A computed fold for a 348-nucleotide part of an RNA from a metagenome, annotated as small-subunit ribosomal RNA, central domain.
RNAcentral holds the full RNA, with entries from SILVA.

Context: one part of a larger RNA
RNA sequence: CUGGGCGUAAAGGGUGUGUAGGCGGUGUCCUAAGUUCGGUGUGAAAUCUCCCGGCUCAACUGGGAGGGUGCGCCGAAAACUGGGAUGCUCGAGCGCGGGAGAGGAAAGUGGAAUUCCUGGUGUAGCGGUGAAAUGCGUAGAUAUCAGGAGGAACACCGGUGGUGAAGACGGCUUUCUGGACCGCUGCUGACGCUGAAACACGAAAGCGUGGGGAGCAAACAGGAUUAGAUACCCUGGUAGUCCACGCCCUAAACUAUGCAUACUUGGUGUGGGCCGUUCAGUCGGUCUGUGCCGGAGCUAACGUGUUAAGUAUGCCGCCUGGGGAGUACGGUCGCAAGGCUGAAACUC
Numbered sequence: 001c002u003g004g005g006c007g008u009a010a011a012g013g014g015u016g017u018g019u020a021g022g023c024g025g026u027g028u029c030c031u032a033a034g035u036u037c038g039g040u041g042u043g044a045a046a047u048c049u050c051c052c053g054g055c056u057c058a059a060c061u062g063g064g065a066g067g068g069u070g071c072g073c074c075g076a077a078a079a080c081u082g083g084g085a086u087g088c089u090c091g092a093g094c095g096c097g098g099g100a101g102a103g104g105a106a107a108g109u110g111g112a113a114u115u116c117c118u119g120g121u122g123u124a125g126c127g128g129u130g131a132a133a134u135g136c137g138u139a140g141a142u143a144u145c146a147g148g149a150g151g152a153a154c155a156c157c158g159g160u161g162g163u164g165a166a167g168a169c170g171g172c173u174u175u176c177u178g179g180a181c182c183g184c185u186g187c188u189g190a191c192g193c194u195g196a197a198a199c200a201c202g203a204a205a206g207c208g209u210g211g212g213g214a215g216c217a218a219a220c221a222g223g224a225u226u227a228g229a230u231a232c233c234c235u236g237g238u239a240g241u242c243c244a245c246g247c248c249c250u251a252a253a254c255u256a257u258g259c260a261u262a263c264u265u266g267g268u269g270u271g272g273g274c275c276g277u278u279c280a281g282u283c284g285g286u287c288u289g290u291g292c293c294g295g296a297g298c299u300a301a302c303g304u305g306u307u308a309a310g311u312a313u314g315c316c317g318c319c320u321g322g323g324g325a326g327u328a329c330g331g332u333c334g335c336a337a338g339g340c341u342g343a344a345a346c347u348c
Stems, first nucleotide, its partner, number of pairs: 004319003007302002012316001014201004021194003025088007033081002035077008048066007091191001092188003095184004103177007110154001115149007125136002162169002206247006215241002220236004258315006266293011297304002321348003330341004
């Protein structure tokens, strides 16, 4: 090295683009590197196997024969792999025609609500809780009406609905822009799959500079509760939450299930398109998503089951008893917080 695995036992990288590499549809011809066959040389001695012999036997030992993965050379074969040439169209891509969508970015704009301010009405309470108190209020609160300011989030529609690679995305309008899907089969002709590095994106919290600040709210203060209460409950409240630019790079980043392709009984919802059909968006078919239930199979069981955890192939990542420990040390990245990489002693 050869093994077995990765939904829940240890184990799928957070996600993509993609370099090297690995792997790669179908026909014909050529080649002969891999491959197969034949020949030949080599494969020292010792060792090993067989035969014969020597020490009284054996171990040991002498002689002979055989065997020997492999490697070199020569020749042959051409199915498969590789290489070269030339084709093909089903993989892949392009074109043309369509409809769907909270996909992304920027600018503008709307109403409800909370808070605050001004004014009117009005008077003794309001608020809060299990019950209270802190707190607010006769300097006129709460309630109510009118006007104004400002920030943040978008009720209903709204849906096991949609879109996106993931993170994620939800008022409305405009501009710019990415992708997928369906139909026609017009074009290219294997242009493909995966992907170590690398690069890009990456919730929340956090950091830097400058803005903004309504509500909420770590920290903090007070009131309660309690044996105590550095909590849960209440009254306040600062970072933060928001914007711009720049960092950070983590997560139960989860479908705890990598990506691609093919094949393998069904039923029933729902989103988008197309075709046929119907009085009818009525029904049927088909492609592509997204759910539920279940068959065979698989599974330790739970469950999974054409959106596989079934049957196979290709490529990547990862696991190898628990603790020590995602720690120490070193390296590297970061302003920092810390991230990535990642042990051992010891112990059970």

The prediction has a mean pLDDT of 89.